[in-house]
RNA sequence: GCUAGAGUAGUUCAGUGGUAGAAUAAUUGCCUCGUAAUCAAUAGGUCGUGGGUUCAAUUCCCAUCUCUAGCU
Numbered sequence: 001g002c003u004a005g006a007g008u009a010g011u012u013c014a015g016u017g018g019u020a021g022a023a024u025a026a027u028u029g030c031c032u033c034g035u036a037a038u039c040a041a042u043a044g045g046u047c048g049u050g051g052g053u054u055c056a057a058u059u060c061c062c063a064u065c066u067c068u069a070g071c072u
Base pairs, nucleotide, nucleotide: 001071002070003069004068005067006066007065010024011023012022013021018055026042027041028040029039048064049063050062051061052060
């Protein structure tokens, strides 16, 4: 330099056009002599960034940034 893939909650990951979710972690409560575990609830997201298409974009298109892999 070229090609491909990835970027979404603190972390690991779903979600392929119609109000963004799970597990785990955190907080609170229940339970217990007490702690942990279990159970219940709560909070936590400008979906990497900037544009375009569309009535509507995490999703489709373009550019760009970071990371990974391959080729040279």
RNAcentral holds the sequence, with entries from Rfam. Transfer RNA from Ruminococcus bovis, 72 nucleotides, folded computationally. Rfam family: tRNA. The family's RNA type in Rfam is transfer RNA. The prediction has a mean pLDDT of 84. The organism belongs to Ruminococcus, within Bacteria.